The part of an RNA shown here (small-subunit ribosomal RNA, central domain) has 349 nucleotides and comes from Aggregatibacter actinomycetemcomitans. Model confidence (mean pLDDT): 87 of 100. Lineage of the source: Bacteria > Pseudomonadota > Gammaproteobacteria > Pasteurellales > Aggregatibacter.
Context: one part of a larger RNA
RNA sequence: CUGGGCGUAAAGGGCACGUAGGCGGACCUUUAAGUGAGGUGUGAAAUCCCCGGGCUUAACCUGGGAAAUGCAUUUCAUACUGGGGGUCUGGAGUACUUUAGGGAGGGGUAGAAAUCCACGUGUAGCGGUGAAAUGCGUAGAGAUGUGGAGGAAAACCGAAGGCGAAGGCAGCCCCUUGGGGAUGUACUGACGCUGAUGUGCGAAAGCGUGGGGAGCAAACAGGAUUAGAUAACCCCUGGUAGUCCACGCUGUAAACGGUGUCGAUUUGGGGAUUGGGGUUUAGCCCUGGUGCCCGAAGCUAACGUGAUAAAUCGACCGCCUGGGGAGUACGGCCGCAAGGUUAAAACUC
Numbered sequence: 001c002u003g004g005g006c007g008u009a010a011a012g013g014g015c016a017c018g019u020a021g022g023c024g025g026a027c028c029u030u031u032a033a034g035u036g037a038g039g040u041g042u043g044a045a046a047u048c049c050c051c052g053g054g055c056u057u058a059a060c061c062u063g064g065g066a067a068a069u070g071c072a073u074u075u076c077a078u079a080c081u082g083g084g085g086g087u088c089u090g091g092a093g094u095a096c097u098u099u100a101g102g103g104a105g106g107g108g109u110a111g112a113a114a115u116c117c118a119c120g121u122g123u124a125g126c127g128g129u130g131a132a133a134u135g136c137g138u139a140g141a142g143a144u145g146u147g148g149a150g151g152a153a154a155a156c157c158g159a160a161g162g163c164g165a166a167g168g169c170a171g172c173c174c175c176u177u178g179g180g181g182a183u184g185u186a187c188u189g190a191c192g193c194u195g196a197u198g199u200g201c202g203a204a205a206g207c208g209u210g211g212g213g214a215g216c217a218a219a220c221a222g223g224a225u226u227a228g229a230u231a232a233c234c235c236c237u238g239g240u241a242g243u244c245c246a247c248g249c250u251g252u253a254a255a256c257g258g259u260g261u262c263g264a265u266u267u268g269g270g271g272a273u274u275g276g277g278g279u280u281u282a283g284c285c286c287u288g289g290u291g292c293c294c295g296a297a298g299c300u301a302a303c304g305u306g307a308u309a310a311a312u313c314g315a316c317c318g319c320c321u322g323g324g325g326a327g328u329a330c331g332g333c334c335g336c337a338a339g340g341u342u343a344a345a346a347c348u349c
Stems, first nucleotide, its partner, number of pairs: 003321004007303002012317001014201004021194003025088007033081002035077008049065006091191001092188005097182003103177007115149007125136002162169002206249006215243002220238004260316006268294003272290008298305002322349003331342004
């Protein structure tokens, strides 16, 4: 490069925005770059191929032809692609109307519970386990009542439910703000799709500086377990980072639907959710968006998938090419570090 592939066999980038590039709606007109046809010039000879000739044949030698798929130039054609011009509304978008939502950022606030503190009542245990012990308690614990402190998380509602590009998002109220759906009308007039490099976002853990610290809890200490247990899993009593907040960094996950994004086409059934319309209104019918279950054809190695496709087509990007070595070494880039990213080979089966 070509071919075949990427749900589970190797393979979809964590997600988005977007540069170059690639691809791109309908009609009219023009051009003739691509494209097609013809002419001319050239494309050395030998070789190869075809028809002949010469050595007794052959190899070999030799005459003619064909070929030389190319390049340049010129004439013509104009369906398709491209360039120029004009028009359009179906793609895309804007405004008005309306609508659902844990979408995001900031501020405020109420209650339950656990813990701690103070005080009251009250007396001998509490706690914990398979059984115990460490631990707490007559300096009055545990239990119970009242008051207070501080931090974190949001029972029920809650759902196959909603929102978001993904990560993710949940008490209630306020402010600011993004996106989506629907109906009708008006407007712009292809403004579109994808997207290498790039930029931004990106769970948890981790790092830096400063706060905060109730509960939980790596590390750590003790008690058990055990023949031993300075081991591991598990159990118990404690317990520091961390978990929380602000700002900055890290940039990875089974970042999963293990399924890239966008568009088009293709039998059905049943729930859910959110709009619009109609009606004879506990309801029913029609028509959009979203999420779920079952399934026709088709596809699939099978499992399964099945209008939210893994069906059938198209556009563009990413990625795979036997197992181990190895997502490692070296080098580059990034990072405070931890490390991340890019990414081999020898050797071996």